[in-house]
RNA sequence: AAAUGGCAAACUUAUUGAAAGAUGAGGGCGCAAAACCACAGGUCUAAAGAUUAUUUUUUAAUCUAUGACGGCUGGGUUGCCGAA
Numbered sequence: 001a002a003a004u005g006g007c008a009a010a011c012u013u014a015u016u017g018a019a020a021g022a023u024g025a026g027g028g029c030g031c032a033a034a035a036c037c038a039c040a041g042g043u044c045u046a047a048a049g050a051u052u053a054u055u056u057u058u059u060a061a062u063c064u065a066u067g068a069c070g071g072c073u074g075g076g077u078u079g080c081c082g083a084a
Stems, first nucleotide, its partner, number of pairs: 006031002011026006029071001035077003039074003042069003049063005
């Protein structure tokens, strides 16, 4: 390369969650690990908590992961085919 297949982006819809997101169905952008794993980095969210401002008491803002992302990168483990 070819072949058998696999997964499934955006979007729609239902459920769930404070949110990010996750799961099911449809769908197919793409992926040779787009299989599994939050160890390291990075990104996203901010319920709870803290601080500030306002003062009608509540509202708003900022910080922050114990939350999330493996289809962000590195890493670990496992796996299909076998022409040049």